[in-house]
């Protein structure tokens, strides 16, 4: 350098739950919290998953569910691209 990851070290990150705020929502920002986590560091490009909103088929009628089109969330779902701390085996 690569690959690997310790019952080393020095730090990082922070689910669920509560409280304020945001937004129709999915979520997501701040404190508390601490369940993981060795990239849970960046990034919506594939795929997946959820949301809003139309369309379709269906049905006496509406609603869910399906499909499908479009904004949109999610990297703590997967792959991808960049890619960082330590140093025992």
């Nucleotide at each position: 350098u690569u690959a690997c990851g310790a019952u080393a070290a020095a730090g990082g990150u922070a689910a669920a739950c509560c409280c304020u705020g945001a937004g129709u929502g999915a979520u997501c920002a701040g404190g508390g919290g601490g369940c993981g986590c060795a990239a849970a560091g960046u990034a919506a490009a594939g795929g997946g998953u959820c949301u809003u909103u139309g369309u379709g088929a269906a049905u006496g009628u509406a609603a869910a569910a399906c499909a499908u089109a479009a904004a949109g969330a999610u990297a703590g779902c997967c792959u991808u691209a960049c890619g960082a701390c330590c140093g025992a085996a």